[in-house]
Context: one part of a larger RNA
Molecule: small-subunit ribosomal RNA, central domain
Organism: Acidimicrobiales bacterium
């Protein structure tokens, strides 16, 4: 390099968005650059192949003939691809008009239950925790109990194999500013398109930094248990964090462990959003048709088996990424990047 492959055996980058690139509807006229053909010219000799000859035959040798990628010029082919056209088109994109459904972001405000402290009223002796205790709390009145206050953080029911979002994620109500879907209509644009190297953004937790805020949770810690022993699981404290604002890391079983995109291949059934249509006195509600999401079952066909199966892991094309026995390693060194912690890119030696 051919070539195979990526759901679970190695392998989809967490997501997007977007340069370069590579691939790109339908049609017409041009051009001939790739593509074909045809002539010349080049194509050294040995090599091959044919024919013929010498060594006794054979390999081997000689002799004549063919051929001989490529590459240049030159004459043609125009079906595909390329170019060129202020030619065309409308189905692919996308504007526009009308509706639609939502826990899409971003903010500001506000609501009701609970915890927990804090006062004050009742009340008296225990509360609390456990398998069983005990550390703890509490006659300086504890737990219960009612009443007021205060502070923070999270949103029961509704709630749904529901709904939104690229992914990460999103859920009390109300206002405001704003992304994006889907459905009807088919008015406009006319290929403006797919993908994406580099490269830009965003990206749970947790963890830095500065500054608040701390109700309840609780890493570390401290006691108490258990134990042979318990740096642990249990109990009872408790401090970073958690929570808010800026700034940062940039990682996860970032998982569907399954990249994006177009097309194409029985159904069945449930569920959310929309639009048509028939029935019907109206209506909700059911039916049918259709698009556009989320699930389940299942044919064909795949698949090593499990299983996937119009949400493909089927059947094809384009395009990006990634894989190549196990250890040693996602390390080491370098580089970039980060305030640090540490990320990204990534060997080798050995050894099995």
């Nucleotide at each position: 390099u051919u070539g195979g492959g990526c759901g679970u055996a190695a392998a989809g980058a967490g997501c997007u968005c977007g340069u370069a690139g590579g691939c790109g509807g339908u049609u017409c006229a041009g051009u001939a650059a790739g593509u074909c053909g045809g002539g010349u010219g080049u194509g050294a000799a040995a090599a091959c192949u044919c024919a013929a000859g010498g060594c006794u035959c054979a390999a081997c040798c000689u002799u004549g003939a063919g051929a001989c990628g490529c590459c240049a010029c030159u004459c043609g082919a125009u079906a595909c691809u390329g170019c060129u056209g202020u030619g065309a088109c409308u189905u692919g994109a996308g504007u526009c008009c009308g509706g639609u459904a939502g826990a899409g972001g971003a903010g500001u405000g506000u609501g009701g239950a609970a915890u927990u402290c804090c006062u004050g009223g009742u009340g008296u002796a225990g509360c609390g925790g456990u398998g069983a205790a005990a550390u703890g709390c509490g006659c300086a009145g504890a737990u219960a109990u009612c009443a007021g206050g205060a502070g923070g953080a999270a949103c029961a029911c509704c709630a749904g194999c529901g709904g939104c979002g690229a992914a990460g994620g999103c859920g009390g109500c109300a206002c405001u500013c704003u992304g994006g879907g889907c459905c009807g209509g088919u008015a406009c644009u006319g290929a403006c398109g797919c993908u994406g190297a580099g490269g830009a953004g965003c990206g749970a937790a947790a963890g830095c930094a500065u500054g608040g805020g701390g109700a309840g949770c609780a890493a570390a810690c401290a006691g108490g248990a258990u134990u042979a022993g318990a740096u642990a699981c249990c109990c009872u404290g408790g401090u970073a964090g958690u929570c808010c604002a800026u700034g940062c890391c940039g990682u996860a079983a970032a998982c569907g462990u399954u990249g994006g995109g177009c097309a194409c291949u029985a159904g069945g059934u449930a569920u959310g959003g929309g639009a048509u249509c028939a029935u019907a006195u109206c209506a909700a509600c059911g039916g049918a048709u259709u698009c556009c999401g989320u699930g389940c079952c299942g044919u064909a066909g795949c698949u090593a088996a499990c299983g996937c199966a119009u949400u493909a892991a089927g059947u094809g094309c384009c395009c990006c990424g990634c894989c190549u026995g196990g250890g040693g390693a996602g390390u080491a060194c370098g580089g970039c990047c980060g305030c640090a912690a540490g990320g990204c890119u990534a060997a080798a030696a050995c050894u099995c």